Model confidence (mean pLDDT): 91 of 100.
Predicted 3D model of a 348-nucleotide part of an RNA (small-subunit ribosomal RNA, central domain) from a metagenome.
Context: one part of a larger RNA
RNA sequence: CUGGGCUUAAAGGGCGCGUAGGCGGGCGUCCGAGUCCGGGGUGAAAGCCCCCAGCCCAACUGGGGAAGGGCCUCGGAUACCGGACGCCUCGAGGGGGGUAGGGGCACGCGGAACUUCCGGUGGAGCGGUGAAAUGCGUAGAGAUCGGAAGGAACGCCGGUGGCGAAAGCGGCGUGCUGGGCCCCCCCUGACGCUGAGGCGCGAAAGCCAGGGGAGCGAACGGGAUUAGAUACCCCGGUAGUCCUGGCCCUAAACGAUGGGUACCAGGCCGUGGGCCGGCAUGGGCUCACAGCCGAGGCAAAAGUGCUAAGUACCCCGCCUGGGGAGUAUGGCCGCAAGGCUGAAACUC
Numbered sequence: 001c002u003g004g005g006c007u008u009a010a011a012g013g014g015c016g017c018g019u020a021g022g023c024g025g026g027c028g029u030c031c032g033a034g035u036c037c038g039g040g041g042u043g044a045a046a047g048c049c050c051c052c053a054g055c056c057c058a059a060c061u062g063g064g065g066a067a068g069g070g071c072c073u074c075g076g077a078u079a080c081c082g083g084a085c086g087c088c089u090c091g092a093g094g095g096g097g098g099u100a101g102g103g104g105c106a107c108g109c110g111g112a113a114c115u116u117c118c119g120g121u122g123g124a125g126c127g128g129u130g131a132a133a134u135g136c137g138u139a140g141a142g143a144u145c146g147g148a149a150g151g152a153a154c155g156c157c158g159g160u161g162g163c164g165a166a167a168g169c170g171g172c173g174u175g176c177u178g179g180g181c182c183c184c185c186c187c188u189g190a191c192g193c194u195g196a197g198g199c200g201c202g203a204a205a206g207c208c209a210g211g212g213g214a215g216c217g218a219a220c221g222g223g224a225u226u227a228g229a230u231a232c233c234c235c236g237g238u239a240g241u242c243c244u245g246g247c248c249c250u251a252a253a254c255g256a257u258g259g260g261u262a263c264c265a266g267g268c269c270g271u272g273g274g275c276c277g278g279c280a281u282g283g284g285c286u287c288a289c290a291g292c293c294g295a296g297g298c299a300a301a302a303g304u305g306c307u308a309a310g311u312a313c314c315c316c317g318c319c320u321g322g323g324g325a326g327u328a329u330g331g332c333c334g335c336a337a338g339g340c341u342g343a344a345a346c347u348c
């Protein structure tokens, strides 16, 4: 140096776009840097190896020979790799025609429930629990009817269902907008894959400024429980939860499974397309997505199994005993909270 791994043992970056780089389809011609073959040169001495010799032997020493990665040079080969040129269409992209969807952003609208306020009826309880109490109520609560206001979330449909790169997305309508899938096979002609740095997105909580505040509710107060009860239960309740703008950048950010391509038994089911039929609420074929069960295989097993954890190739990230420790330190970022990068002593 090579050789091992990453679902659950240590280990997949939270997700995307993309720079450098790495890797890259089919046919032909030319070149020949890599590659391969042959020739020449160099490859000091000593050493290693072989032969011979000298000290009694050996170590040691002397003589001779051989070998030698590499480098330089000449000639040749062209399958692979690389370069130049031409051509191709199956990879990729574009065009046309369809199609499903809680994909995103903005604006508007709606009903149920809840709370508060106003008014009517009414007159003693309500509420809460295991049981209670705190709490609310004759200054008229709770219940019930009518009215007004406000904020947040959208029951049924709803699904093992759909969409999105992930985070995530669910009332209705309108506008703007991203992506997917199917069919035609019209165009371009390898334009591809991955992606160190970089840039962007990134639940919740948290932070700054301004608004908003119905319900819920960290903190906090009270009532209970208890040996105690800084809890679980109950009555209240501030930040927050909501909106706008700006930060933060973490997670069991999980399929604990990076992305791409190709290949490798079947069976059942869902979602969205296309095609065929002597067409029917029925059947067959096909593409994409999403599930279940499983042959071979793989796996320590659990399991996985065309949505691989199978068989291969390409690129990136990551792991190397437990604790110390995601700590200290330095650096970068942040208003802060803190984040990213990230040790050692010591110890088992």
Base pairs, nucleotide, nucleotide: 004319005318006317007302008301012316014201015200016199017198021194022193023192025088026087027086028085029084030083031082034080035077036076037075038074039073040072041071042070049065050064051063052062053061054060091191092188093187094186095184096183097182098181099180103177104176105175106174107173108172109171110154114150115149116148117147118146119145120144121143125136126135162169163168206247207246208245209244210243211242215241216240220236221235222234223233258315259314260313261312262311263310266293267292268291270289271288272287273286274285275284276283297304298303321348322347323346330341331340332339333338